This is a predicted structure of a 531-nucleotide part of an RNA (large-subunit ribosomal RNA, domain I) from Rhodobacter sp. Taxonomically the source falls in Rhodobacter (Bacteria, Pseudomonadati, Pseudomonadota, Alphaproteobacteria). The full RNA is in RNAcentral, with records from ENA. It matches the Rfam family "Bacterial large subunit ribosomal RNA".
Context: one part of a larger RNA
RNA sequence: GGCGUUUGGUGGAUGCCUUGGCAGCAAGAGGCGAUGAAGGACGUGAUACCCUGCGAUAAGCUUGGGGGAGCCGGGAAUAGGCAUUGAUCCCAAGAUCUCCGAAUGGGGCAACCCACCUGAUACUCUGUUGAUGUUUGCGUUGAGCAAUCAUCAAUGGGGUAAGCCAGGUAUCUUUGACCUGAACACAUAGGGUUAAAGAAGCAAACCCGGGGAACUGAAACAUCUAAGUACCCGGAGGAAAGGAAAUCAACAGAGACUCCGUUAGUAGUGGCGAGCGAACGCGGACCAGCCGAGCGAUGAGAGUGACUGGAACGGUCUGGAAAGGCCGGCGAUACAGGGUGACAGCCCCGUACAGGAAGCUUGAUUCGACGCAUUAAGUAGGGCGGGACACGUGAAAUCCUGUCUGAAGAUCGGAGGACCACCUCCGAAGGCUAAGUACUCCUUGCUGACCGAUAGCGAACCAGUACCGUGAGGGAAAGGUGAAAAGCACCCCGACGAGGGGAGUGAAACAGUACCUGAAACCGGACGCCU
Repeated sequence: GGCGUUUGGUGGAUGCCUUGGCAGCAAGAGGCGAUGAAGGACGUGAUACCCUGCGAUAAGCUUGGGGGAGCCGGGAAUAGGCAUUGAUCCCAAGAUCUCCGAAUGGGGCAACCCACCUGAUACUCUGUUGAUGUUUGCGUUGAGCAAUCAUCAAUGGGGUAAGCCAGGUAUCUUUGACCUGAACACAUAGGGUUAAAGAAGCAAACCCGGGGAACUGAAACAUCUAAGUACCCGGAGGAAAGGAAAUCAACAGAGACUCCGUUAGUAGUGGCGAGCGAACGCGGACCAGCCGAGCGAUGAGAGUGACUGGAACGGUCUGGAAAGGCCGGCGAUACAGGGUGACAGCCCCGUACAGGAAGCUUGAUUCGACGCAUUAAGUAGGGCGGGACACGUGAAAUCCUGUCUGAAGAUCGGAGGACCACCUCCGAAGGCUAAGUACUCCUUGCUGACCGAUAGCGAACCAGUACCGUGAGGGAAAGGUGAAAAGCACCCCGACGAGGGGAGUGAAACAGUACCUGAAACCGGACGCCU
């Protein structure tokens, strides 16, 4: 040095576990905000820090309800307290709620700086009233009357206030009032002041509208496609949009709209390339019609709801521990699930079932008050230029309109895919409308041939953290002692170390907080053989 056997170190795979995720289902909710939101800064404890809660009334205050023995949130203990005169805790309502932030008195480098007005408060002057006292006069004294002054209190008015406290003071729109005020005489427009109300900002997707790409495909590329997609802007609601035929159909009829299946990859459209791609009809979901369908009270009942009641087991054996084995019982409208020292219907929490305050939601009934349009012209149609329709200008109807034009009046008008006639259907240029449909930032319950820590959300853990970047932005790693800390008193070596050896705890310490299991790579020790 090699090989073999064995024993360790290192390392953290694997197995098992799950506080966390993922995907759904059924309900709920679908908004919050000038009564100051979302989100933050700074504070707040007997306390140095972080999280959570809260806001100078600051891990809290008040009230109502519940509950019944412990409690003072977590990391995490100690001191000191609270509690059957009912605490902590849970539900509901209310109070407080610094500063920033739409941020809104002005400013600003967010959480800071600087104001004005009014009030409160303080002082002062003064009026009125009252009380107590002083002085003077009248009165023979007393009782009393009149006047003066002082102090205090109540109330009214004026003035001054460095600081503190409270309220108000932004902009725009609408409405009202007042003062002004052009062209232009009255006036009106406009301007100013003031009062009241409203708006703003945030939020996951869904929805409607206004704008609107490119990569790509066409095996290049320009029409075309991607796609009215991505993205930007505006607006709204719990849904939105659409909607009661100037519709389809075809000689038979249907009867608002929306959504799904089919018709059908059909008819079409298309450098007739790539591609794009209907409708009628049929089957379903849901149904509703109208011209304020409603509004304000009332509140039978229903739902939710902190919470309440809620059945039934013992012995023995093994074991550290019984829920396991054996034996013998019991409950079940409850054998869903979880926990307990191994696997529990009967130990605990629960579960079925039965009840349940306030608040909130819904809501029958009854009462009250109001309201009920009236036929649509610079329109329909036409010319030019575009756009939307499955339809790329085409034979191109239909819809929208930038521009120029421009009817009729129900004896009228529009449509039925150029156009005309006949026939049929309908009545534009005003408006409203539930349900069926779309979505899930969020709440509750339940489910999974979903994951199980390199998986599953980026995040099971103090994660949008640490860290990186000027910034927009990017973005981790990191779970497991044990049933219970019983977390190793005491002794020894060592530097009053690190680490280790005893002792002790424990079922186990090769479970010692570098902690379950502990693979491999990699590095040692011992023994045997070979060289």